[in-house]
RNA sequence: UCUGAAACAGGGCAAACCCGUCGAAAGGCGGGGACGCAAAGCCACCGGUCUACGGGCCUUUUCGGGCAUUUUCCCGAAAGAUCCUAUGACAGCGGGGUUGCCAGU
Numbered sequence: 001u002c003u004g005a006a007a008c009a010g011g012g013c014a015a016a017c018c019c020g021u022c023g024a025a026a027g028g029c030g031g032g033g034a035c036g037c038a039a040a041g042c043c044a045c046c047g048g049u050c051u052a053c054g055g056g057c058c059u060u061u062u063c064g065g066g067c068a069u070u071u072u073c074c075c076g077a078a079a080g081a082u083c084c085u086a087u088g089a090c091a092g093c094g095g096g097g098u099u100g101c102c103a104g105u
Base pairs, nucleotide, nucleotide: 002104003103004102012037013036017032018031019030020029021028022027035092041098042097043096045095046094047093048090049089050088054085055084056083059080060079061078062077063076064075065074066073
């Protein structure tokens, strides 16, 4: 440097779920707990996936205003629904970068 299918040695991490906590949520953190993992160590660079506080399009209802003063149309505000959107998240989705134990080479 490369490989690790199996084996040796020391071992390591921790899915779902439960409790607590942070967050609008996705999800994170701590404790318990093990589905599994040779990088299931670290990093959001690329793809992908998740969420939508906020923002946007459209639509429904209510109220106010304008108008040709009946309807219609236009503007604004409030409430609700669908859809879109990452600046948020996922490293145990894949790629990539980087560091590392043992064994072999």
Model confidence (mean pLDDT): 82 of 100. Predicted 3D model of a 105-nucleotide RNA (c-di-GMP-I riboswitch aptamer) from a Gammaproteobacteria bacterium. The source organism's lineage runs through Bacteria, Pseudomonadati, Pseudomonadota and Gammaproteobacteria. The sequence was found by an Rfam model in a public genome assembly.